[in-house]
């Protein structure tokens, strides 16, 4: 000194991954068909729409209005999905260093 191998143990850089968080989308929204409920009731199933989008389109609470009839409104609180951005430890990978054997 070389190249190869396996292993401790350290460090380094990038990606990914798990978790937390901002931002964009969407307004957990809107349209519609057919069925149920009836003041101790206000719901169920299908479609389409919205997004430079996958997905998802619910849920709990107030207050109001409907005198038995089809039809409900407000407000308040609570995600998840995609996608970018921070931020942290940890693992995985790259990459040097150390041991160890030839």
């Nucleotide at each position: 000194u070389c190249g190869u191998a396996u292993a401790u143990g350290a460090a380094u850089u990038u990606g990914c991954a798990u978790u937390c968080u901002c931002a964009u989308a969407u307004a957990u929204g809107c349209u519609u068909a057919g069925g149920g409920a009836u003041a101790c009731g206000g719901c169920c199933u299908g479609a389409g729409u919205g997004u430079u989008u996958c997905u998802a389109c619910c849920u709990g609470g107030a207050a109001a209005c409907c005198g038995u009839a089809a039809a409900u409104u407000u407000c308040c609180g609570g995600a998840c999905u995609a996608u970018g951005g921070g931020a942290a430890a940890u693992g995985c990978c790259u990459u040097u260093c150390u041991a160890u054997g030839g």
Purine riboswitch aptamer from Melghirimyces algeriensis, 102 nucleotides, folded computationally. It matches the Rfam family "Purine riboswitch aptamer". About the family: Riboswitches are metabolite binding domains within certain messenger RNAs that serve as precision sensors for their corresponding targets. Allosteric rearrangement of mRNA structure is mediated by ligand binding, and this results in modulation of gene expression. A class of riboswitches that selectively recognises guanine and becomes saturated at concentrations as low as 5 nM. In Bacillus subtilis, this mRNA motif is located on at least five separate transcriptional units that together encode 17 genes that are mostly involved in purine transport and purine nucleotide biosynthesis. It has also been shown that some members of this family are specific for adenine instead. Hence this family are termed purine riboswitches. It was read from a public genome assembly, where an Rfam model found it. Of the family's consensus pairs, 95% are formed in the model.